[in-house]
RNA sequence: UUGUAUCGGCUAAAUCCUUGGCCUUUUAACUAGCGAUAGUUAUCAAUAAUUCAUUUAAUUGCUGGAACCUCUCAUAUGAGACAAUCAGCAGGGAAGACUACUCGUAGUAACCUCCAACGACCAACCGUUAUCGGUGUAGAUUCUAAGUAGAGUCGAAACAGUGAAAACCUCUAAGGAGGUUAUGAUAUGGUCUAGCCCUAUAGUGAUAUAGGU
Numbered sequence: 001u002u003g004u005a006u007c008g009g010c011u012a013a014a015u016c017c018u019u020g021g022c023c024u025u026u027u028a029a030c031u032a033g034c035g036a037u038a039g040u041u042a043u044c045a046a047u048a049a050u051u052c053a054u055u056u057a058a059u060u061g062c063u064g065g066a067a068c069c070u071c072u073c074a075u076a077u078g079a080g081a082c083a084a085u086c087a088g089c090a091g092g093g094a095a096g097a098c099u100a101c102u103c104g105u106a107g108u109a110a111c112c113u114c115c116a117a118c119g120a121c122c123a124a125c126c127g128u129u130a131u132c133g134g135u136g137u138a139g140a141u142u143c144u145a146a147g148u149a150g151a152g153u154c155g156a157a158a159c160a161g162u163g164a165a166a167a168c169c170u171c172u173a174a175g176g177a178g179g180u181u182a183u184g185a186u187a188u189g190g191u192c193u194a195g196c197c198c199u200a201u202a203g204u205g206a207u208a209u210a211g212g213u
Base pairs, nucleotide, nucleotide: 008023009022010021011020012019013018024045027042028041029040030039031038032037050165051164052163053162054161055160060090061089062088063087064086065085070081071080072079073078091113092112093111097108098107099106100105101104117193119192120191121190122189124135125134126133127132139154140153141152142151143150144149166181167180168179169178170177171176197212198211199210200209201208202207
């Protein structure tokens, strides 16, 4: 210099070719705003998307939707199962916020729970700069043993709520005020349990619920 290949983040599944859903970027139009910018629709792109402290409670009864893949069916151009996930009503909830008052009670709003694979339990520490290394706290589990004991094994979560900080941008003469810094928790991390099999019930069946080895 030329050519080829690959190409954002999250999540589920997979026949590991990939598929579905969500988040973000560019441009244009409309709406709101002085503006930064926000929302919707369409169209495009990519190696990006901050830090600290603090709370971990409640975890129930119901209801309405659902993509792709795969599976089932007597009537197979239809219907169903499974399911990533999207919500609503009632009840309940830690720290904080607002209001009232009898000053520690009550109420309200946001948010959470319900919403894991049916589910149970648990909000540690140090370093280093990275989802990395160590310790062995919470929690769980094995053996000995029958002493509230000993010896082991695994081993930890905010991405949510709240309170602050920082960076960039906008408005203002200044003071100051405002905007942006994505999504992920319908289980994220850890330890268990569930799954396969059998029985019963429902169903044509896929399968679902409950109990058990």
Notes
This is a predicted structure of a 213-nucleotide RNA (Group I catalytic intron). Rfam family: Group I catalytic intron. Rfam links the family to the GO term Group I intron splicing. A reference for the family is Cate et al. (1996), "Crystal structure of a group I ribozyme domain: principles of RNA packing", Science. From the family's description: Group I catalytic introns are large self-splicing ribozymes. They catalyse their own excision from mRNA, tRNA and rRNA precursors in a wide range of organisms. The core secondary structure consists of 9 paired regions (P1-P9). The family has 12 seed sequences and 5,602 matches in Rfam 15.1. The coordinates come from a structure-prediction model, not an experiment, and the mean pLDDT is 78.